About this RNA
A computed fold for an 80-nucleotide RNA from a Gemmatimonadota bacterium, annotated as c-di-GMP-I riboswitch aptamer.
RNA sequence: CUCUGUUCAGGGCAAACCGUCGGCGACGGCGGGGCGCAAAGCCAAGGGGUCUCAAGCUGUGAGACAGCCCGGCUGCCGGA
Numbered sequence: 001c002u003c004u005g006u007u008c009a010g011g012g013c014a015a016a017c018c019g020u021c022g023g024c025g026a027c028g029g030c031g032g033g034g035c036g037c038a039a040a041g042c043c044a045a046g047g048g049g050u051c052u053c054a055a056g057c058u059g060u061g062a063g064a065c066a067g068c069c070c071g072g073c074u075g076c077c078g079g080a
Stems, first nucleotide, its partner, number of pairs: 002080004012037002017032006035067001041073003046070003049065005
């Protein structure tokens, strides 16, 4: 450096749900919680997808999701 995740050490993250705060909303922050995760770390200004948008509709507009898939960058431990 590449491939790999059956097992070990130190650990890490945190779904549903609950409380609270923010947002029109998708959803997000914090606390509890723990379904799972070897990238469940980062990128939504890489591609696709899904979802939302106040008062009727539309969406070449504005947003949300990285724990939907592919991709990019970075990275712990073990094995080859």